[in-house]
RNA sequence: CACGUGCUCCGGGGUCAGUGAAAAUCUGAGCCGGCGGUCAAAGUCCGCGACCCGUAUGGCCUCGGCCACGCGGUUGACCUGGUGGAACUCCAGGACCGACGGUUAUAGUCCGGAUGGGAGGAUGCACGAU
Numbered sequence: 001c002a003c004g005u006g007c008u009c010c011g012g013g014g015u016c017a018g019u020g021a022a023a024a025u026c027u028g029a030g031c032c033g034g035c036g037g038u039c040a041a042a043g044u045c046c047g048c049g050a051c052c053c054g055u056a057u058g059g060c061c062u063c064g065g066c067c068a069c070g071c072g073g074u075u076g077a078c079c080u081g082g083u084g085g086a087a088c089u090c091c092a093g094g095a096c097c098g099a100c101g102g103u104u105a106u107a108g109u110c111c112g113g114a115u116g117g118g119a120g121g122a123u124g125c126a127c128g129a130u
Stems, first nucleotide, its partner, number of pairs: 003128005008122003015029004030109002032098002034048004043096002052073004057068004078094005100112003
């Protein structure tokens, strides 16, 4: 220096106006972009996570479910030109996408599950071994 194990800490952003009895949900104009990878930087490439569905095992139990942990499934969206050895990642231009439940009115942006979980990250601590 790199590696392994355990612990600790960190780990998602974004609004105004108009109409209306009522909209941060409609209309218009804005704004936002988790994690790892990729010859060079990515919401749209390759994977992963979150939500949701199913299920093995264990626990609780009012026998209908709930909790823990693992596995499987499901889950959106990009082109053109330029630079370059190399970019669907940079630059220029024009597009597109966004879980579930709630709501006087349809939500990426408000509220809620969530003071949760989490891909992962650390220039952190301890131990181990090369």